[in-house]
RNA sequence: UCGUCGGGCUCAAGAGGUAAGAUGAACAAUCUUGCACAUUGGGCUGCAUGAAGGGAAACCUUCAUGUGAUAACCUCUCAAAUUCGGGGAAGCCUGUAAGAUGGUAAUCCCGAGCCAAGCUCAAACAGGAAUGUUUGAGAAGGUGUAGAGACUUGAUGGGAGGUACCCUAACGUAAAGCCGAGGGUAAAGGGAAAGUCCAGACUACAAACGUUGCAGG
Numbered sequence: 001u002c003g004u005c006g007g008g009c010u011c012a013a014g015a016g017g018u019a020a021g022a023u024g025a026a027c028a029a030u031c032u033u034g035c036a037c038a039u040u041g042g043g044c045u046g047c048a049u050g051a052a053g054g055g056a057a058a059c060c061u062u063c064a065u066g067u068g069a070u071a072a073c074c075u076c077u078c079a080a081a082u083u084c085g086g087g088g089a090a091g092c093c094u095g096u097a098a099g100a101u102g103g104u105a106a107u108c109c110c111g112a113g114c115c116a117a118g119c120u121c122a123a124a125c126a127g128g129a130a131u132g133u134u135u136g137a138g139a140a141g142g143u144g145u146a147g148a149g150a151c152u153u154g155a156u157g158g159g160a161g162g163u164a165c166c167c168u169a170a171c172g173u174a175a176a177g178c179c180g181a182g183g184g185u186a187a188a189g190g191g192a193a194a195g196u197c198c199a200g201a202c203u204a205c206a207a208a209c210g211u212u213g214c215a216g217g
Stems, first nucleotide, its partner, number of pairs: 007045007017035007046067009073162006083112006091104003113143003119138008147198001149197005163186006171180002202216002205213003
C1' cells in the first nucleotide's frame, strides 16, 4: 500500500501512540494525569444446530456446540416508595514453588417494611341508573441494589392502545386459519440510564480505634 474477515450491549485490564504538567540545557530520559485504541478476559443478549421439558400449534424455558446471514416497531400515560437486616460472586490486584489470607468488584439474590398510575376483590358514601369518590385487601412489578449520596427527566422499567409477522386446540359462523375470536413474536443495556450537583486524591483540626465529622486550596 492492497485485499479478506468481524452479530449487539456492558465491566475490567491494556502494549504502543498522543496531549498537558513536573524535573531537566534538551521534541534526551524519567514520573504523574488525561484521551483514543490493537488485543485479552468476565458477564448479559440475539441468531443457527442439537438434546430435554411445557404447549393443539406458533412458540417458550434450560443446557451444549458454534457465530455463516438478517433484524431488534409506533403513540399516550405513571414517577411513588426510595427503609432495616442478611446470603453469594466471575474476573482483576496482592502474595507464593504452588497456595491460603487480604483487597476490589461486573453482578445473582433472600426476609421484613413501603409504593405512582393501571388491574382484581370487598365495604361505605353520592346517584333514578350508568357510573364516580373514599377506605381496605390481593397479584404482577418496583424499592432495597450509585461512587456515601441529593435533585430533575423519562426508558430498555410499570400501565393502556396500535402496527407488522406467525399459529389455530376451544368458542362463533352455512363454511373458513383467507373471517370474528383467542394465543405467540417484535433482544440485551437503569445494581444510577441522560444530566446537574456532591463525593473521591491532598492538607489541617477534632473525635474515634480505624473509621467518621467539619473546613480549605
The RNA shown here (Group I catalytic intron) has 217 nucleotides. The coordinates come from a structure-prediction model, not an experiment, and the mean pLDDT is 76.